The prediction has a mean pLDDT of 81. The RNA shown here (transfer RNA) has 76 nucleotides and comes from a Clostridiales bacterium. The same sequence occurs in records of 4 taxa. Rfam family: tRNA. It is annotated as a transfer RNA. Lineage of the source: Bacteria > Bacillati > Bacillota > Clostridia > Eubacteriales.
């Protein structure tokens, strides 16, 4: 330089064929307990990498941009 994959709460990850975004672990607060630890319940956190387009509606479609991974191609 070209082709591809991936970006979703603190961390790991899901999200079918666009319809108000979930799961484990973490955390809080409560119940068991003499206390811890384990366990049950309940709750708090994201607007989906960034920007613009289609749509009545977009994390999901298109297009630019970034960031990481890869593959391939040049390299007097």
């Nucleotide at each position: 330089g070209g082709g591809g994959a991936u970006a979703u709460g603190g961390c790991g990850c899901a999200g079918u064929u666009g319809g108000u975004a979930g799961c484990g672990c973490g955390c809080g607060a409560c119940g068991u307990u003499c206390g811890c630890a384990a366990u049950g319940u309940c709750g708090a956190g994201g607007c989906c990498a960034g920007g613009g387009g289609u749509u009545c509606g977009a994390a999901u479609c298109c297009c630019c941009u970034u960031a990481u991974c890869u593959c391939c191609a040049c390299c007097a």